Predicted 3D model of a 531-nucleotide part of an RNA (large-subunit ribosomal RNA, domain I) from a freshwater metagenome. Its Rfam family is "Bacterial large subunit ribosomal RNA". Gene Ontology terms of the family: ribosome and structural constituent of ribosome. The family is grouped with related families in Rfam's "LSU clan". The full RNA is in RNAcentral, with records from SILVA.
Context: one part of a larger RNA
RNA sequence: GGCACACGGUGGACGCCUAGGCAGUCAGAGGCGAAGAAGGACGUGGGCAGCUGCGAAAAGCUCCGGGGAGCCGCUAACAGGCAUUAAUCCGGAGAUCUCCGAAUGGGAAAACCCACUGGCGACGAGCCAGGGACCUGGCAACAGGUGGCCAACGCAGGGAACUGAAACAUCUAAGUACCUGCAGGAAAAGAAAGAAACCUCGAUUCCCCCAGUAGCGGCGAGCGAAGAGGGAAAAGCCCAAACCGAGGAACGAAAGUUCCGAGGGGUUGUAGGGCCCGCAACAUCCGAAGGGAUCGCAGUCGAACGGCAUGGAAAGGCCGGCCAAAGAGGGUGACAGCCCCGUAAGCGAAACGAGAACGUAGGUAGCGGGUACCUGAGUAUCGCAGGACACGUGCAAUCCGGCGAGAAUCUGCGGGGACCAUCCCGUAAGGCUAAAUACUACUGACUGACCGAUAGUGAACGAGUACCGCGAGGGAAAGGUGAAAAGCACCCCGGUGAGGGGAGUGAAAGAGGUCCUGAAACCGUGUGUCU
Numbered sequence: 001g002g003c004a005c006a007c008g009g010u011g012g013a014c015g016c017c018u019a020g021g022c023a024g025u026c027a028g029a030g031g032c033g034a035a036g037a038a039g040g041a042c043g044u045g046g047g048c049a050g051c052u053g054c055g056a057a058a059a060g061c062u063c064c065g066g067g068g069a070g071c072c073g074c075u076a077a078c079a080g081g082c083a084u085u086a087a088u089c090c091g092g093a094g095a096u097c098u099c100c101g102a103a104u105g106g107g108a109a110a111a112c113c114c115a116c117u118g119g120c121g122a123c124g125a126g127c128c129a130g131g132g133a134c135c136u137g138g139c140a141a142c143a144g145g146u147g148g149c150c151a152a153c154g155c156a157g158g159g160a161a162c163u164g165a166a167a168c169a170u171c172u173a174a175g176u177a178c179c180u181g182c183a184g185g186a187a188a189a190g191a192a193a194g195a196a197a198c199c200u201c202g203a204u205u206c207c208c209c210c211a212g213u214a215g216c217g218g219c220g221a222g223c224g225a226a227g228a229g230g231g232a233a234a235a236g237c238c239c240a241a242a243c244c245g246a247g248g249a250a251c252g253a254a255a256g257u258u259c260c261g262a263g264g265g266g267u268u269g270u271a272g273g274g275c276c277c278g279c280a281a282c283a284u285c286c287g288a289a290g291g292g293a294u295c296g297c298a299g300u301c302g303a304a305c306g307g308c309a310u311g312g313a314a315a316g317g318c319c320g321g322c323c324a325a326a327g328a329g330g331g332u333g334a335c336a337g338c339c340c341c342g343u344a345a346g347c348g349a350a351a352c353g354a355g356a357a358c359g360u361a362g363g364u365a366g367c368g369g370g371u372a373c374c375u376g377a378g379u380a381u382c383g384c385a386g387g388a389c390a391c392g393u394g395c396a397a398u399c400c401g402g403c404g405a406g407a408a409u410c411u412g413c414g415g416g417g418a419c420c421a422u423c424c425c426g427u428a429a430g431g432c433u434a435a436a437u438a439c440u441a442c443u444g445a446c447u448g449a450c451c452g453a454u455a456g457u458g459a460a461c462g463a464g465u466a467c468c469g470c471g472a473g474g475g476a477a478a479g480g481u482g483a484a485a486a487g488c489a490c491c492c493c494g495g496u497g498a499g500g501g502g503a504g505u506g507a508a509a510g511a512g513g514u515c516c517u518g519a520a521a522c523c524g525u526g527u528g529u530c531u
Base pairs, nucleotide, nucleotide: 001530002529003528004527005526006525007524008523009522015516016480017479020451021450022448023447024446025445026444027443028442029440030439031149032148039100040099041098042055043054044053046078050074051073061094062093063092064091065090066089070082071081072080105114106113107112116130117129118128119127120126134145135144136143137142153184154182155181156180157179158178164171168218194201195200205232206231207230208229215223216222236432237431238430239376243264244263247260248259249258250257251256269410271375272374273373274371275370276369277368278367279366285363286362291358294354295353296352299347300346305320306319307318308317321338322337323327329341330340331339381405382404383403384402386400387399388398391417412427413426414425415424416423467474468473487515490502491501492500493499
């Protein structure tokens, strides 16, 4: 030195555990902000580094409600206090709330600097209070408004490339990613100038189906409907115009003419309305504000067990009982329906929030005849070049906006996939509209052939921390004594050490705080053996 065995050290795998995650289901909530948000800086404790809470009134103040014996957060101990005259704690409302931040008196390299007005003070120093950003209205005093943040969902304005086509240019990827604007709890769409097919349906949205069909397509790669049918949910309305017209203006000597105009009227496609004539009638339904059953945000009540042996400990075993509208779950010294918290069934709110039915204000109707006054114009439509439609210019309808041209007025006009006729359907060029649908940053309850500390979130732990980077940004490691600290008084060795040996605690200390289990690599000690 090798090998073997034994015993140790180191190390932290494995097993067990879970404080944290992951994915959902059902509900709630769907916003916060100039009354200063989100997010921060700095402070704040008797002594306080971090986290948490709070704001110079600073781990807190007041009130209302709950609760009922302990309390002064994580956090032990010390010091000192509080509490049945009801504290701590829980819910609701309020007060305070430094500085920065949309940041808004002016400025600035965020958390700083400099002003103005008023009060106190001495006119100073200083202290206290206050308001002027921008936009709109107003002579002004003043009043009102906007801004910024936020996970996804939504609509709109812009809008790629990789890729696929086995290359690549039309095409695809894809109107995707991304940028921007704006909004809501949903958004968008929406009450037929529709869809159909000679039968009819009757706003929109979403799902199933239709159907990988009809089609589109360097007819390549690929793209890809719609009607019908079955469901979810259901809801319909208001203007413009004709006509009437309070009132007002311009011109004019006046008569008058022209214009503006609150309000009434009216809203439709078997056309409707206006105006004129005649008849009839007094309904029905919808429904602001406010009230409001009820619900949410603390809580409350809540059945039934003992013994014996083992053991450190009984909930396990044995014996004998009981409750159950409760045998969900968790805890308790091993596995508990009956020990504790709970669970089932009930009960409960001063304040704050949500809010059904009902329902006040308000809104809401007919029939016949005549007349031909009205029924959305730079619109419809056409041309050119584009875009959207499943549809790539195609026979290409339909829709949209750009440039140019440019109608008709109900005997009107549009559509039915070129176009024309016949027939049918509808009534454009104004607007609003719940539900069914999408999403989940946030709150509650519950679930899992989801993870169990190299897993599961990056993060179970003072984690977006430490650390790295000028910066945008990148980004860790790190859980477990024990049932209970009972966390080793005292003695010994040692450097008044580290560490260890006794003693003691404990079921266990080979559970001693680098602490459950404690594998391997690796390092030793002893014995044997080989050279």